[in-house]
Molecule: transfer RNA
Organism: Patescibacteria group bacterium
RNA sequence: CGCGGGGAAGUGUAACGGUUGCACGUGAGGCUCAUAACCUUAAGGUAGCGGGUUCGACUCCCGCCCCCGCAA
Repeated sequence: CGCGGGGAAGUGUAACGGUUGCACGUGAGGCUCAUAACCUUAAGGUAGCGGGUUCGACUCCCGCCCCCGCAA
């Protein structure tokens, strides 16, 4: 250099073009003599960057960056 897959909350990850969810973690409250467990609730996402298509893009297309793998 060539080919394939991936990049989303602190971490791990869903979502067939129409309000970005879930689990764990974190904060607050409840329960308890207390802690853990359990219950309720909240915060946290310009979705790697930049363009294009579309009424509308995490989603489709193009370029670039990064990670993993294959081949050489």